[in-house]
RNA sequence: CUUAUCAAGAAAGACUGAGGGAUGGGCCCUGUGAAGUCUUGGCAACCUUGAAAAUGCAAGGUGCCAAAUCCCACUCCAAAAAGGAGGAAGAUGAG
Numbered sequence: 001c002u003u004a005u006c007a008a009g010a011a012a013g014a015c016u017g018a019g020g021g022a023u024g025g026g027c028c029c030u031g032u033g034a035a036g037u038c039u040u041g042g043c044a045a046c047c048u049u050g051a052a053a054a055u056g057c058a059a060g061g062u063g064c065c066a067a068a069u070c071c072c073a074c075u076c077c078a079a080a081a082a083g084g085a086g087g088a089a090g091a092u093g094a095g
Stems, first nucleotide, its partner, number of pairs: 001095006011040005019029003023073004041065003046061005069089001074086004
């Protein structure tokens, strides 16, 4: 850079100790323990392999396990608001 997906799903323990949710705003989570590291577990099914042959199964490589990618941001519909559609950005996989 290209492409697919992003309203579902899935956490305990140990160490440690104040931040975290990408950015700005909002709104949340957090000493009843944030982020991080390790262990164990789980979810899911993008890729590979194997056996099979409708959806699927097993192993492996990733990924993920508060809230819709937490919401909004730019454009359009709408008098405005609420709401809706799309886009951008971001994340992940594959190339």